Predicted 3D model of a 76-nucleotide RNA (transfer RNA) from a soil metagenome. It matches the Rfam family "tRNA". Rfam classes the family as a transfer RNA. The coordinates come from a structure-prediction model, not an experiment, and the mean pLDDT is 81.
RNA sequence: CGGGAUGUAGGAAAGCCUGGUUCAAUCCGCCUGCUUCGGGAGCAGGAGAUCGCCGGUUCGAAUCCGGCCAUCCCGA
Numbered sequence: 001c002g003g004g005a006u007g008u009a010g011g012a013a014a015g016c017c018u019g020g021u022u023c024a025a026u027c028c029g030c031c032u033g034c035u036u037c038g039g040g041a042g043c044a045g046g047a048g049a050u051c052g053c054c055g056g057u058u059c060g061a062a063u064c065c066g067g068c069c070a071u072c073c074c075g076a
Stems, first nucleotide, its partner, number of pairs: 001075007010028003020059001030046005052068005
């Protein structure tokens, strides 16, 4: 320098191809309550992501398009 993959709550991870209305699932973790002598486990409830960044298309973007950034892989 060229090509490819990945980037979504504290961690993991689905949704993206085929844009859609109401909350972006789920698991772990976290918070509160119940239970317990206490802890753990269990039960009930709750908070947390404007989807790597910027811009574009569209009535509408996590999803489509462009640029950039980070990590990893391949090639030169």